[in-house]
RNA sequence: CACACCGACCUGGAAGAGUGCCGUUCACGGAAGUGGACGGCCGCCGAAGGCGCAACGUCCGCCCGGAAUCGCUCAGGCCACCCGGACCGGGACGGUGAU
Repeated sequence: CACACCGACCUGGAAGAGUGCCGUUCACGGAAGUGGACGGCCGCCGAAGGCGCAACGUCCGCCCGGAAUCGCUCAGGCCACCCGGACCGGGACGGUGAU
């Protein structure tokens, strides 16, 4: 000097799914009603997090270990914006390894 891996920082991109029903409350309104917030029920989504496992780990059984953008939907989310966001990049830094 260049390479691989790991860690924290900054930064670009980044999806899906409800104009459902009910209740409480607030605002507007003469009323009918409309809108907001919160809660419940039902339906739906998967890409924070969490959980599950195939090959494989010496032949068989059990246990255990064991990946994902796969599965579950606990958590989270479901007009738009914002936020969050797996994953894919960029910048600069530190550590380790090898040449």

Annotation:
Glycine riboswitch aptamer from Thioalkalivibrio sp., 99 nucleotides, folded computationally. Of the family's consensus pairs, 90% are formed in the model. Taxonomically the source falls in Thioalkalivibrio (Bacteria, Pseudomonadota, Gammaproteobacteria, Ectothiorhodospiraceae).